[in-house]
RNA sequence: UUUUGACAAAGCCAAACCUAUUGUAAAAUAGGGACGGAAAGCUACGGGUCCGAUUUUUUAUGAUGCGGAAAGCCGGGUUGCCAUG
Numbered sequence: 001u002u003u004u005g006a007c008a009a010a011g012c013c014a015a016a017c018c019u020a021u022u023g024u025a026a027a028a029u030a031g032g033g034a035c036g037g038a039a040a041g042c043u044a045c046g047g048g049u050c051c052g053a054u055u056u057u058u059u060a061u062g063a064u065g066c067g068g069a070a071a072g073c074c075g076g077g078u079u080g081c082c083a084u085g
Base pairs, nucleotide, nucleotide: 002085004083005082012037013036017032018031019030020029021028022027035072041078042077043076045075046074047073049069050068051067052066053064054063055062
């Protein structure tokens, strides 16, 4: 430097749900709580998804070059513990 590893050890993170707050919303933050995770650390670069707005349609829906969300959807970039080859 790199491969592999959640059935080693020391640790780490925290799904759903509940409460409070913020937000039109998606969702986020804090506390509780653990479904799970070898990067479930960070990063919106690509694809997909969600919300808003616009447009189309009798409605549902479809479309959008716009704004936002999300890293625990997939890939990329980047940093990193231990063991092993």
Molecule: c-di-GMP-I riboswitch aptamer
Organism: Deltaproteobacteria bacterium